Transfer RNA from Trichonephila inaurata madagascariensis, 72 nucleotides, folded computationally.

RNA sequence: GGUUGUAUAGCUCAGUGGUAGAGCAUUCGGCUGCAGAUCGAGAGGUCUCCGGUUCUAAACCGGGUGCCGCCU
Numbered sequence: 001g002g003u004u005g006u007a008u009a010g011c012u013c014a015g016u017g018g019u020a021g022a023g024c025a026u027u028c029g030g031c032u033g034c035a036g037a038u039c040g041a042g043a044g045g046u047c048u049c050c051g052g053u054u055c056u057a058a059a060c061c062g063g064g065u066g067c068c069g070c071c072u
Base pairs, nucleotide, nucleotide: 001071002070003069005067006066007065010024011023012022013021018055026042027041028040029039030038048064049063050062051061052060
C1' cells in the first nucleotide's frame, strides 16, 4: 500500500427499517446477628464520526477514524 471483519450501557454481547435489550458489575430494598448466596426494584446508551437513501435508520449506501486478521 491492497483487502476482510469489527465499533451498541462500566465489561461481555444480542438486536436483518417502526418507542434500544440481556448477563455480569453498580445503587436501593426483602432475607441475615453481620456478611455471602438468593429474591424484588432502580439507575446507566445523542447505538464510533460525517454525509446520503427513506414517512421512519443502531440496521441500508458512500466516506473518515480506531482495532483484529489476511496479502504484499
Background: Rfam family: tRNA. Rfam classes the family as a transfer RNA. Gene Ontology term of the family: triplet codon-amino acid adaptor activity.